[in-house]
RNA sequence: GCACAGGUAGCCAAGCGGUAAGGCGACUGGUUGCAACCCAGUUAUCGUCGGUUCAAAUCCGGCUCUGUGCU
Repeated sequence: GCACAGGUAGCCAAGCGGUAAGGCGACUGGUUGCAACCCAGUUAUCGUCGGUUCAAAUCCGGCUCUGUGCU
């Protein structure tokens, strides 16, 4: 330099046009004599900038970062 795959919450990770699941962690509340366990809740403008669309995490383009392969 070229090709391909990927970037979603503090971490892992699903989603494939119709307002983002789940697990771990953290925090708040309940429970308890105090804790632990358990229960409820909170924690995501989906890398970024544009475009298409009534509607975009999802489709298209630029840029950027990471990984793999080739040279």
Predicted 3D model of a 71-nucleotide RNA (transfer RNA) from a bacterium. RNAcentral holds the sequence, with entries from ENA. It matches the Rfam family "tRNA". Rfam classes the family as a transfer RNA.